[in-house]
Source information:
The RNA shown here (small-subunit ribosomal RNA) has 1522 nucleotides and comes from an uncultured bacterium.
RNA sequence: AGAGUUUGAUCAUGGCUCAGGACGAACGCUGGCGGCGUGCCUAACACAUGCAAGUCGAACGGAGCCAAGCAGCGGAACUCUUCGGAGGGAAGCAGCGGAAGCUUAGUGGCAGACGGGUGAGUAACGCGUGAGUAACCUGCCCUUGAGAGGGGGAUAACACACCGAAAGGUGUGCUAAUACCGCAUAAAGUAGUUUGUUCGCAUGAACAGAAUACCAAAGAUUUAUCGCUUUUGGAUGGACUCGCGUCUGAUUAGAUAGUUGGUGAGGUAACGGCUCACCAAGUCGACGAUCAGUAGCCGGACUGAGAGGUUGAACGGCCACAUUGGGACUGAGACACGGCCCAGACUCCUACGGGAGGCAGCAGUGGGGGAUAUUGCGCAAUGGGGGGAACCCUGACGCAGCAACGCCGCGUGAAGGAAGAAGGUCUUCGGAUCGUAAACUUCUGUCUUCAGGGACGAAAACUGACGGUACCUGAGGAGGAAGCCACGGCUAACUACGUGCCAGCAGCCGCGGUAAUACGUAGGUGGCAAGCGUUGUCCGGAUUUACUGGGUGUAAAGGGCGUGUAGGCGGGACUGCAAGUCAGAUGUGAAAUACCGGGGCUCAACUCCGGGGCUGCAUCUGAAACUGUGGUUCUUGAGUGCCGGAGAGGGAAGCGGAAUUCCUAGUGUAGCGGUGAAAUGCGUAGAUAUUAGGAGGAACACCAGUGGCGAAGGCGGCUUUCUGGACGGUAACUGACGCUGAGGCGCGAAAGCGUGGGGAGCAAACAGGAUUAGAUACCCUGGUAGUCCACGCCGUAAACGAUGGAUACUAGGUGUAGGAGGUAUCGACCCCUUCUGUGCCGGAGCAAACGCAAUAAGUAUCCCACCUGGGGAGUACGGUCGCAAGAUUAAAACUCAAAGGAAUUGACGGGGACCCGCACAAGCAGUGGAGUAUGUGGUUUAAUUCGAAGCAACGCGAAGAACCUUACCAGGGCUUGACAUCCCGUGCAUAGCAUAGAGAUAUGUGAAAUCCUACGGGACACGGAGACAGGUGGUGCAUGGUUGUCGUCAGCUCGUGUCGUGAGAUGUUGGGUUAAGUCCCGCAACGAGCGCAACCCUUAUUGUUAGUUGCCAUCAUUAAGUUGGGCACUCUAACGAGACUGCCGGUGACAAAUCGGAGGAAGGUGGGGACGACGUCAAAUCAUCAUGCCCCUUACGUCCUGGGCUACACACGUACUACAAUGGCUGAAACAAAGGGAAGCGAAGCUGUGAAGUGGAGCAAAUCCCAAAAUACAGUCUCAGUUCGGAUUGUAGGCUGCAACUCGCCUACAUGAAGUUGGAAUUGCUAGUAAUCGCGAAUCAGAAUGUCGCGGUGAAUACGUUCCCGGGUCUUGUACACACCGCCCGUCACACCAUGAGAGUUGGAAACACCCGAAGCCUGUGAGCUAACCGAAAGGGGGCAGCAGUCGAAGGUGGGUUCAAUGAUUGGGGUGAAGUCGUAACAAGGUAGCCGUAUCGGAAGGUGCGGCUGGAUCACCUCCUU
Repeated sequence: AGAGUUUGAUCAUGGCUCAGGACGAACGCUGGCGGCGUGCCUAACACAUGCAAGUCGAACGGAGCCAAGCAGCGGAACUCUUCGGAGGGAAGCAGCGGAAGCUUAGUGGCAGACGGGUGAGUAACGCGUGAGUAACCUGCCCUUGAGAGGGGGAUAACACACCGAAAGGUGUGCUAAUACCGCAUAAAGUAGUUUGUUCGCAUGAACAGAAUACCAAAGAUUUAUCGCUUUUGGAUGGACUCGCGUCUGAUUAGAUAGUUGGUGAGGUAACGGCUCACCAAGUCGACGAUCAGUAGCCGGACUGAGAGGUUGAACGGCCACAUUGGGACUGAGACACGGCCCAGACUCCUACGGGAGGCAGCAGUGGGGGAUAUUGCGCAAUGGGGGGAACCCUGACGCAGCAACGCCGCGUGAAGGAAGAAGGUCUUCGGAUCGUAAACUUCUGUCUUCAGGGACGAAAACUGACGGUACCUGAGGAGGAAGCCACGGCUAACUACGUGCCAGCAGCCGCGGUAAUACGUAGGUGGCAAGCGUUGUCCGGAUUUACUGGGUGUAAAGGGCGUGUAGGCGGGACUGCAAGUCAGAUGUGAAAUACCGGGGCUCAACUCCGGGGCUGCAUCUGAAACUGUGGUUCUUGAGUGCCGGAGAGGGAAGCGGAAUUCCUAGUGUAGCGGUGAAAUGCGUAGAUAUUAGGAGGAACACCAGUGGCGAAGGCGGCUUUCUGGACGGUAACUGACGCUGAGGCGCGAAAGCGUGGGGAGCAAACAGGAUUAGAUACCCUGGUAGUCCACGCCGUAAACGAUGGAUACUAGGUGUAGGAGGUAUCGACCCCUUCUGUGCCGGAGCAAACGCAAUAAGUAUCCCACCUGGGGAGUACGGUCGCAAGAUUAAAACUCAAAGGAAUUGACGGGGACCCGCACAAGCAGUGGAGUAUGUGGUUUAAUUCGAAGCAACGCGAAGAACCUUACCAGGGCUUGACAUCCCGUGCAUAGCAUAGAGAUAUGUGAAAUCCUACGGGACACGGAGACAGGUGGUGCAUGGUUGUCGUCAGCUCGUGUCGUGAGAUGUUGGGUUAAGUCCCGCAACGAGCGCAACCCUUAUUGUUAGUUGCCAUCAUUAAGUUGGGCACUCUAACGAGACUGCCGGUGACAAAUCGGAGGAAGGUGGGGACGACGUCAAAUCAUCAUGCCCCUUACGUCCUGGGCUACACACGUACUACAAUGGCUGAAACAAAGGGAAGCGAAGCUGUGAAGUGGAGCAAAUCCCAAAAUACAGUCUCAGUUCGGAUUGUAGGCUGCAACUCGCCUACAUGAAGUUGGAAUUGCUAGUAAUCGCGAAUCAGAAUGUCGCGGUGAAUACGUUCCCGGGUCUUGUACACACCGCCCGUCACACCAUGAGAGUUGGAAACACCCGAAGCCUGUGAGCUAACCGAAAGGGGGCAGCAGUCGAAGGUGGGUUCAAUGAUUGGGGUGAAGUCGUAACAAGGUAGCCGUAUCGGAAGGUGCGGCUGGAUCACCUCCUU
């Protein structure tokens, strides 16, 4: 950094998709180790259990424990003993006691407002940033000053009694304090009053002073201290206010009653409608109020070149919340996560009366979910609370556990090793590859395993959860450690098999229908690697929302036009200010992150230190060019005045003539009218035509012009009147007064609507007639709304230059309209200059191209409007407007990978121009009608084998089906086979005969002993086994080869150069000419190739050579060129000659060429043939042959007999014969060419009416044989179904052949059908041709009306290119490119999908009104109760309960709003396989299309009115270029 994808190809537009990075991730496959991090994104769902906030006995009274001590019971050891006992007094038991100490339920103090969690709410001063508080508070801490005197009354604990299941509570009694309450003292404290000084923008504040009023205190102790009260200042933490910033929706435009302000009061730490009373009516809002939706904000994180975009896990700051809602209490601090009260929901306990609870703390459970961990260890460290301290508490925190969730690091071995092993895969069978890979040899030891040692973290000492961890040392052993994805292009990496539009893949394009590098598997390869892929999300690529950095003539996109509000922008000079701007300074911009430089873990990740930065905000100082703003001034922008001319500019009134129609009258008679042709219609009741008169409405010919005017829509007879604007000249006046313009307002074609007129013509709808398959159309005849007028609506058009407005600048040329000036002139015209408008051409420049080009789409500035893929859709819903039609504003779901622009090459056109062709025309003869032959279709059949299908299948393959052929059918047989090669064995091969059979074949008999040989054997035959044979089975859409066709048409291309961004163009186009891209000329082209032509064959003339089988002029001869003779002629067949526009003349451009002529046998390629460019038709052929793949293998092979291919209601093609007198028949007489002939042609002669038979001469052929007819002559027939015609049928024969039944040909006799020249339509042919006449050959035993050849006789016509068909060149249009057999539109039918409407139904949300009104604060009351103070007492003061009231959550009721879900039915939309109906559009798309509107119709659509060119073609006018 780009790439793929619209096209046949191209450029541009434009969307979709990919390659990158990231993640609190999840899923699939796989998984060795370590370090550092991270881990409920969903249900702010519900929670069992344990723990997470306590501490202080140095505040206090108790209680308990406990030493000494006292006394009691007890009585051990021990001592004495008279053995009876005595002394002794321990342990133990219990009582008093209570020093010192320990523990602590309670009172009291401090903490619990921190720490920890979560992101529901919140669009807000919540957060960020910067200010302010002269409007504030602050426990503990630091600091300053001062002080602590003297009293009092209670109360918990406790005891007793009582209630309760429990939770707990009540009563009576006792008691302490650092608990509580007075009194004293008191200012530098507080409050107001007051004096002075200073300061502040102001309200006011600070300081100093005066007087007045008011208010304190607590002790503990180990005597070190720690506390207490008040006060100053600080620090810390908070509170409030303000500037700026902070998502989406206008289909949310108005919101607001404590609302905005004031006065006063209350309340608060404090300002304030914070609350209340009164007064005023304000306040917010297009710079987006209100409402709705969404959302914690930030430092940062991800991405990006940046600007930006997205995001807010972890870490850090702030906020909010703690089951939901409300409330206050306490306190320095809360309206309080592990406090209280109330209400709601839920859960638990209950004795049913009543109680208890709140994991969004750490673990953990259920649930939800694609998904997220242990009911662990420790307070050792860091930090927090309490305490004087020891210490206690701390799920904060430090650690460990689980998870590849992420980042980072390491390993799974290293070196050598070719018989290139085995094996796999592929293979052209040779080999290649996996691959030095393995084996094997020699090493190493990271990780791992075992053993030993063993920390730092701990700052004087003690103290280590982690942890026997990190780390170190030793030993062992290659041992335990590789997968995942991809391999058609993008995108690195290819083969085989399987599958056969199936199964499947796919991010996009797209793969798969029998040879898939795209599916599946395998081998190989590529990539990454303890991971790899997939999915999701974000940024990027995407300059695809464009600030950086886009556009709007035709691709999406300029508002229909004006006027003008807000807003934005704005001329010259001088001057002030300093808001923007610029510079400097100061403060802030937390830390962490990021960047740079270093340091520490072996490295890295990670972490520590330092630096710069944090693009911002605020304040101060300064500068003054530019913008802004104030002032003064100017005239060029703009406007006014004066003079002048032009104009379909607008409104109103009046007038005019031509024409159409109608009415009346006259003339006049049979038609008129209309069309492609007709008909409907009108007319003998007198039309049309014509004459005269009259009525009425609408529109204004010529002039008329890319002429004029207007903002646009638009405006056209003439006159009058009212009126707007522009232009030219002048330079008197104003002095920037300007430009643009969201909303607003106005105008706005046609159609349409309302009311009232009018109505001639035209004319939606409608009716009729045509056309047509139909014709709701095009055409015709009628015809109503409407078109016209007045008034009022509508507000849209292809309202277009598809081009918003304004200003300035940037080569020219040439028209036209209006004006002015100048030169010249007697004057006019003309000419020159200039302003304004309106056209064309054109340079630079621009543009994707087309094109634009001073009237810009160029160069710049300003303002407005609009666009962001196609469809859905300018649609739905909602709003606004409208009488309605409808207009305007304007989505989404869903769906596609395109849609669209310009240009290119083709192809096509019921587009154009030119040219050619038996293409038409002019002719001749036909076909189509008949009969027959033949082929095809169809039908039939056991089978009627198969192929060929418009031209270019159909007398075609088939140059010849009785058997064979033969591929088909029936039946009968065979299975290594009818045929080929290889192997083994045997040896004859093989012929003949007989029997059975339809035959193949089988059985028997049987003669006989084959050929070659290098003696091994081979040929040949039989038998056997398997490889294999065989297949006219399939695929001509897998192929080769061959062929047809366009078309013997004149075309098809290349190299270099040039032009174009490019596809491409040029050349090859143009002017002539030709049969021809044939040739000439011109030309940004110059050359070349394949085609054309020529070279080849034949034919027409002739020469030379040659002279048999050919020929015969002369000589001889004969029946006869029969023979002698000859080679002159004919002829034969080899080589030559000849024709080249060569010559002459005309035309042409001096060319090419053409016309005419001469000569010549032949004249302009002389006639004919062979020869077929690049290519088209998936044209034909697998059944000529060859061939891939598939299929059959006792059969889809092969043999045989018989049948079929020959069928027959019918349809078509191609032929033959005819319909007759240009003829038929009879008689007799002539003239060819080209061929064939040995299993052959077959003469003469004879027989037969004949087919033919017999015969056998001659001939392997210029020798012999096969062999002419039409024609001419003579006669007859005389126009008839005939003396035409010959089908059909009968009889009798002939020939071929094993065999003519199915199913051959021929002959004779007899029979004698249709047919009298053929409808629509259609074919061939331009000269030795058509027509007509016969002859031959191939195939072939036989069997042509077919085919291929041959000659004989031998015409007519062509004015010409308008038309039909085909082709060529140029040009034009195109929505076609599979290329018109193209593309494509709409209804209907079916299936599916999303969506609108819908009687309604259900649920949610936010408000509002009313009702009820908990807790609680506040207010009032307080007759009840009441310790401290006062008082001698009574009583008072103070307090409490109770009660009442305002407010007040939840709840209830109500009518609306809004959102969502759902709903019978219904509307359109989208997508689907090859459905149905038509043919609307693309070519002039067959009626040019399209836009708006109205109307009609199954549907596309048609028609009317107005508009546009984004219409082809032709002509005219005007303008332009050369």
Rfam family: Bacterial small subunit ribosomal RNA. Rfam links the family to the GO terms structural constituent of ribosome and ribosome.